[in-house]
Molecule: Bacterial RNase P class A
Organism: Phycisphaerae bacterium
RNA sequence: GAGGCGGGCGGUGGCAGUCGCCGGCAAUUUGAAUUGUCGGAGGAAAGUCCGAACUGGGCAGGGCACGGUGGUUGGUAACGCCAACCCGACGCAAGUCGAGGGAAAGUGCCACAGAAAACAUACCGCCUACGUCAUCACAUCAGUGGUGGCCGGUAAGGUUGAAAUGGUGCGGUAAGAGCGCACCGCACGGUUGGCGACAACCGUGGCAGGGUAAACCCCACCGCCAGCAAGCCCAAGCAGCGGCAAUCAGGCGGCCCGUCUGUUAAUGCCGCGGGUAGGGUGCUCGAGCCGACAGGCAACCGUCGGCCUAGAUGAAUGACUGUCCGCGAGCAAUCGCGAACAAAAUUCGGCUUACAAGCCCGCCUCGUCG
Numbered sequence: 001g002a003g004g005c006g007g008g009c010g011g012u013g014g015c016a017g018u019c020g021c022c023g024g025c026a027a028u029u030u031g032a033a034u035u036g037u038c039g040g041a042g043g044a045a046a047g048u049c050c051g052a053a054c055u056g057g058g059c060a061g062g063g064c065a066c067g068g069u070g071g072u073u074g075g076u077a078a079c080g081c082c083a084a085c086c087c088g089a090c091g092c093a094a095g096u097c098g099a100g101g102g103a104a105a106g107u108g109c110c111a112c113a114g115a116a117a118a119c120a121u122a123c124c125g126c127c128u129a130c131g132u133c134a135u136c137a138c139a140u141c142a143g144u145g146g147u148g149g150c151c152g153g154u155a156a157g158g159u160u161g162a163a164a165u166g167g168u169g170c171g172g173u174a175a176g177a178g179c180g181c182a183c184c185g186c187a188c189g190g191u192u193g194g195c196g197a198c199a200a201c202c203g204u205g206g207c208a209g210g211g212u213a214a215a216c217c218c219c220a221c222c223g224c225c226a227g228c229a230a231g232c233c234c235a236a237g238c239a240g241c242g243g244c245a246a247u248c249a250g251g252c253g254g255c256c257c258g259u260c261u262g263u264u265a266a267u268g269c270c271g272c273g274g275g276u277a278g279g280g281u282g283c284u285c286g287a288g289c290c291g292a293c294a295g296g297c298a299a300c301c302g303u304c305g306g307c308c309u310a311g312a313u314g315a316a317u318g319a320c321u322g323u324c325c326g327c328g329a330g331c332a333a334u335c336g337c338g339a340a341c342a343a344a345a346u347u348c349g350g351c352u353u354a355c356a357a358g359c360c361c362g363c364c365u366c367g368u369c370g
Stems, first nucleotide, its partner, number of pairs: 001366009013324007021040009042341001046352002049350005054227004066223005071085005086100001087098004101218002106216002108212003123158002125154003131150008166184006185207001186205008231281004240272006248262005288307006295300001325338005
């Protein structure tokens, strides 16, 4: 210098003034307003994909069903998240990616092509040792050799496919074949190292069962249901209900008063009275943020000190002016522009996705110069 890998910062500029919007506090006044003062969106507030807190319902315990997760060890309140490591694939490398348990419980599937896709089989080819037939030659009464066929042998080579019953080489054979041997691979056993996943080494065995489980399934572990529109509270009122009085009817009684029983359409009083709408609460101090030190490779965690940082409910966070700064145009005076993705709604921990200008750090490979 060129190419590449991994990670981080940043977030519609700064200051001043004016006018507004939402909230807290204080003062004034009858509610509610006024005045003063302080605070007022994001790194993803987003998607709503996981995990929790919180709340209500359900629930003796266990099982079935259903859903999810799936290398190991750790981190965490928890997780499908994070870290470190192991294994595999890719890359010269930095590094990236992996639902990464089980295919020897059972079932299913493997298009096309191909002989054959799992009870194996044989299209082209190779071979004619063994058995047998025909024919020719030699020999001769024992046979020998050639050619062609039948019966066979073979799985080296060719052919198909994403995938074909270990691979390479030597020996061996009629031709071949783990048939034999060496190395590699594989299986089993052991030793050593590691908490472990696993690795290295040694020995034994010619070698056994193609793939597919984000197919059914099996194994292990986890999981009740619903969500702040959860849930709770308050005043007034309505439908309705209850009680009493009164009314009416009846009983007791010769009659009245009285008393008892029944009745409730209307009337009066008292009590109860769900939901919606309204107001309040939940609501923002929390597995919180910042700094220093200590532990750990890291994720993370401990101690100490400091800090308080939006709570709306048709839903606030905006507009204007001046100046500085940056960029662009112009000889100049000056003029123009101020950028992306997107905006809280119970609260946290993650993941995923979107993103303008500008900037920074570490590492790898190649080339050149010293």